[in-house]
Annotation:
This is a predicted structure of a 93-nucleotide RNA (c-di-GMP-I-GGC riboswitch aptamer) from a Coriobacteriia bacterium. The sequence was found by an Rfam model in a public genome assembly. Its mean pLDDT, the model's own confidence on a scale to 100, is 87. Taxonomically the source falls in Coriobacteriia (Bacteria, Bacillati, Actinomycetota).
RNA sequence: CCCCGAAAAGGCACACCCCGCGAAAGCGGGGGUCGCAAAGUCACGGGUCUACCGGAGGGCGAAACCCCUCCCAUGACGGCCGGACUGCCGAAG
Numbered sequence: 001c002c003c004c005g006a007a008a009a010g011g012c013a014c015a016c017c018c019c020g021c022g023a024a025a026g027c028g029g030g031g032g033u034c035g036c037a038a039a040g041u042c043a044c045g046g047g048u049c050u051a052c053c054g055g056a057g058g059g060c061g062a063a064a065c066c067c068c069u070c071c072c073a074u075g076a077c078g079g080c081c082g083g084a085c086u087g088c089c090g091a092a093g
Stems, first nucleotide, its partner, number of pairs: 003093001004090002011036002016031006034079001040085003044082003047077003054071006
C1' cells in the first nucleotide's frame, strides 16, 4: 500500500409521525432508529417507479368541455445491481 472488517470514537438514517414543495413518483427540514464500512458523491449502463404535458383508442354525438383505458421521460429512485471518483479507524489474517 492492497485485500480485509475485530475494537473504539465519530458518521449516516428504513418504516412511521409533523411541516413545506411537487400532478405524481418523490424531495427538503424536524423527530425517529430498521439497518449501513462507503447507506459519501455522480443518473454513465441495466432495472424499478411515476405520467402534469404529449400520443393512441373509447364514452361521443356537429363541436367543445369532461371522464375511462393504454403508451411515452424529458421526471424520480445511489438504502435495487453494475461502473466511475473520493474517504475515517487499524485487531487478527